[in-house]
Context: one part of a larger RNA
C1' cells in the first nucleotide's frame, strides 16, 4: 500500500414523528373610511432586546354575562403583588386611543417644522403649555356684488354622518398586446387572454319579448346556473384550429313603474308641480251604462312571537387483580356503561384515568333570519269615439366592431359617417330578397329578489403532503440577506415521561476530557432521538 474482519470518528440519508400546508364539503357571514380607514412610527411591564397585546387611563379602565381557584402573555428565576368582597380567563357593549398615513391649518426630505382666531393655566409683565377652530370640491341657505341700468359672472358667510382613501379573488365597462400555434409566414390563432384604467355591490351583470317556434298544423311564455343536446350544426390560407343555437332535464322563480292623450294648480307664455294612465286577443284619453268588490307587496316603521349567532353547563361506567416493564393503556383473568366505542392525551396500544363525546340545556347585552298584526302602498267591467302610445329615432348607402358565423347568399345586435320613414287600416320580426301567412311581437324610457361567482368564519372530511415534501414561510418569513431601485429572496423542527440539565473532585487559560451522580438508556449530554453512503482513521488477519 491492497483486500478482509472488528470498531471508531465524521455527516445527516432512511424510517417514524407534527404544531403547518394542500384540496373539498356544509352552514353562516361578506365591505372599512373625514366620528379620521387601510398600513405604520414611536412608545407602553419590577425588564436589556424580540414577537404578542395595548396607546400618556398605554400586556391596559369601566359596565353587563359567564366561570370558579388561581393569577401577573411567549418568559424561566427572582422581586413585588392580585385573588371566594370571585382574580386571572372567555364574551357583549362602553372609555381611551401620542405622530403619521386621504391627512384636510400652511409647510415638508412620511411619523417633522412653523402659524392665525377664540378659551383657559401660567407670569409684576412676557416666555411656556392645554383644548377647540381653520384643506379643496358637491349641495343647501344667507349675505356682498363688477364689465352693463336691472341682472349674472365673481366673492364671503353658515350648515351637511356629501366627497376624496383603502379593498385578495369573484364582477361590470374603456384601451389592449407578444411569445406560442399553423412544423416557416402575412389571413388566422394564442385573445378579447395578460396588463393598465374606471364603476359598484357583497354578490356583480342579465331580466319581463318589436322573444322562440312552427309551416299553412301546433306549442313555449322575463333572466340566471347546471346537465344534455355536442365537439353536432357550422365558421375556417375549408390549413391550425374555432364551435353554437333550440328542443328536453333540472336549480329557482315574480313581476312591475314612468313618458304621451286628457284634467288642474302654480305662472315670467313655457314651463313646473300634482291627478291621470302605462298596452298586442292592443290598451289608454275622452263619452254612456255598470261597480264600489276582491286580491296582493320586493317598501317602511313599530310591536310580539319563534330560532339562531356571539360565552357556556350537565355529561355514564374499573383509583379492578395478577404479570412483564423505569412507567401499563400491553398479556392473562374478572366485571361495568353505551342516545356516549368521534378525536385527542395521559411514562408503550385505555369506550369505564383526563378532556370530551352521544343527548339534553343556556344570554344581562349585541346582532341575524322567519311569521302574525298594525301602518303604508297597488289592483276590475262593457259599448261607442279615433285623441294618445318613446324622431334626427327605425330604415338605407358607405367604413367598421360584435354574433361560433374570417364578407360570405349573411339575416339578427352595436359604432361612426352620409341620409332619412311609417303612427294602429300602423311597425318589427320570423338568417339573403319577394310573396303569403287563421305565424309571433310592439323598439327607440326605466327598475327588479332567487337560483350562479368569489373570499372569510366555523364544522368536518381526504386511496392529499409529511421538513431538498406541503404555502416561499411548520422555526422572531415576506424574516435575514440581495439591488439606487422597481424587484428578488433563503436556508433553518425532534434531547428526556419527567430538566430529574451532570452537586462535587481530577486534567486544564479556555475548549474539552476523565470519575462521581441522575436516569429506563447518556453511543439520550444540550453540536442532544434514529443514524446509511460518499471521505478518514484505529486494531488485527492476509497478501506484497
Nucleotide at each position: 500500500c491492497g483486500c478482509g474482519u472488528a470498531u471508531g470518528g465524521u455527516g445527516g440519508a432512511u424510517a417514524c414523528c407534527u404544531u403547518g400546508g394542500u384540496a373539498u364539503u356544509a352552514a353562516c357571514a361578506g365591505c372599512c373610511g373625514a366620528u379620521g380607514a387601510a398600513g405604520g412610527a414611536c412608545g407602553u411591564a419590577c425588564u436589556a432586546a424580540u414577537c404578542u397585546g395595548c396607546g400618556a387611563u398605554a400586556a391596559g379602565u369601566c359596565a353587563c354575562g359567564g366561570g370558579a381557584a388561581g393569577c401577573u402573555g411567549a418568559u424561566a428565576a427572582g422581586a413585588a403583588g392580585c385573588u371566594u368582597u370571585g382574580a386571572u380567563c372567555c364574551g357583549u357593549g362602553a372609555a381611551u386611543u401620542u405622530c403619521c398615513g386621504a391627512a384636510u391649518g400652511g409647510g415638508g426630505a412620511a411619523a417633522c417644522c412653523c402659524u392665525a382666531u377664540g378659551g383657559g393655566a401660567g407670569u409684576c409683565a412676557a416666555a411656556u403649555c392645554c383644548c377647540a377652530u381653520a384643506a379643496c370640491u358637491u349641495c343647501u341657505a344667507g349675505a356682498u356684488g363688477a364689465a352693463c341700468a336691472c341682472a349674472u359672472a365673481g366673492u364671503c358667510u353658515a350648515g351637511a354622518u356629501a366627497g376624496a382613501g383603502g379593498u385578495a379573488a369573484g364582477u361590470c365597462a374603456g384601451u389592449g398586446a407578444a411569445u406560442u400555434g399553423a412544423a416557416a409566414c402575412a389571413u388566422c390563432u394564442u385573445a378579447g387572454u395578460a396588463a393598465c384604467u374606471g364603476g359598484a355591490a357583497g354578490a356583480a351583470a342579465a331580466a319581463a319579448a318589436a322573444a322562440c317556434a312552427a309551416a299553412u298544423c301546433a306549442g313555449u311564455g322575463a333572466u340566471u346556473c347546471c346537465c344534455u343536446u355536442a365537439g353536432u350544426a357550422g365558421c375556417g390560407g375549408c390549413g391550425a384550429g374555432c364551435g353554437a343555437a333550440a328542443c328536453g332535464g333540472g336549480a329557482a322563480c315574480a313581476g312591475c313603474c314612468c313618458a304621451a292623450a286628457c284634467c288642474a294648480a302654480u305662472u315670467u307664455u313655457u314651463a313646473u308641480u300634482g291627478g291621470g294612465g302605462u298596452u298586442g286577443u292592443a290598451g289608454g284619453a275622452c263619452c254612456a251604462c255598470a261597480a264600489c268588490a276582491u286580491g296582493g307587496a320586493a317598501u317602511u316603521u313599530g310591536u310580539u312571537c319563534u330560532a339562531g349567532c356571539u360565552a357556556a353547563u350537565u355529561g355514564a361506567a374499573u383509583a379492578g387483580a395478577g404479570u412483564u416493564g423505569g412507567a401499563a393503556a400491553g398479556c392473562u383473568c374478572a366485571g361495568c356503561c353505551a342516545g356516549a366505542g368521534a378525536c385527542g392525551g395521559u411514562g408503550a396500544u385505555a369506550g369505564c384515568c383526563c378532556g370530551g363525546u352521544a343527548a339534553a340545556u343556556g344570554a344581562a347585552a349585541g346582532u341575524u333570519a322567519a311569521a302574525a298584526c298594525a301602518a303604508u302602498c297597488c289592483u276590475a267591467g262593457u259599448g261607442g269615439c279615433a285623441c294618445c302610445u318613446g324622431a334626427g329615432u327605425a330604415g338605407u348607402g358607405c367604413g367598421g366592431g360584435g354574433c361560433a358565423c374570417g364578407u360570405g347568399a349573411a339575416a339578427u345586435c352595436c359604432c361612426g359617417u352620409a341620409u332619412g320613414a311609417a303612427u294602429c287600416u300602423a311597425g318589427c320580426a320570423g338568417g339573403a330578397c319577394c310573396a303569403u301567412c287563421u305565424u309571433g311581437c310592439u323598439a327607440a324610457g326605466g327598475c327588479u329578489a332567487a337560483a350562479u361567482a368569489c373570499u372569510g368564519u366555523u364544522a368536518a372530511u381526504a386511496a392529499c403532503c409529511g421538513a431538498u415534501a406541503g404555502u416561499g414561510a411548520a422555526c422572531g418569513a415576506g424574516u435575514a440577506c440581495a439591488g439606487u431601485g422597481a424587484u428578488g429572496g433563503a436556508a433553518a423542527g425532534g434531547u428526556g415521561a419527567a430538566a430529574a440539565g451532570a452537586a462535587c473532585c481530577c486534567c486544564u487559560g479556555g475548549c474539552g476530557g476523565g470519575g462521581a451522580g441522575u436516569g429506563a438508556a447518556a453511543u439520550a449530554g444540550a453540536a442532544u432521538a434514529u443514524g446509511a453512503a460518499a471521505c478518514c482513521g484505529u486494531a488485527u488477519g492476509c497478501g506484497u